[in-house]
Parts: sequence; structure tokens; C1' cells
RNA sequence: GCGCGAUUAGCUCAGUGGGAGAGCGCUUCCCUGACACGGAAGAGGUCACUGGUUCAAAUCCAGUAUCGCGCA
Repeated sequence: GCGCGAUUAGCUCAGUGGGAGAGCGCUUCCCUGACACGGAAGAGGUCACUGGUUCAAAUCCAGUAUCGCGCA
């Protein structure tokens, strides 16, 4: 330099055009003498960035950035 893949909550990930989610973690409450376990509720997101397509984009297209793999 070229090709391919990935980027979504604190972490690990799902989500192939119309509702942004799960597990773990975190907070509060219940339980306990207290902790752990368990139960209930809750907070937390510019969906990497810019532009385009569309009535509508996390999702499709182009570019940029970062990371990984391969080729040279």
C1' cells in the first nucleotide's frame, strides 16, 4: 500500500428499514444481628464520526478514524 472483518450501556454481546435490548456489573428497597445468596424496582446510550439514499437509518451506500486478520 491492497483486501476482509469489527466499532451498540461500565464489561461481554444480540438487534438486516419503523418499539434501542439481554446477561453481568451499578443504585435503592425487602430479607439478615451483619454480610453473602435470594426477591422487587430503577439509573445508565450523540448506536465511532461525516455525508448520502429513504416518508422513515443502529440497520442500506460512500468516505474518515481506531482495532484485528490476511496478502504484498

A computed fold for a 72-nucleotide RNA from Streptomyces thermovulgaris, annotated as transfer RNA. NCBI's taxonomy places the organism under Bacteria, Bacillati, Actinomycetes, Kitasatosporales, Streptomyces. It matches the Rfam family "tRNA". Rfam classes the family as a transfer RNA. The prediction has a mean pLDDT of 84.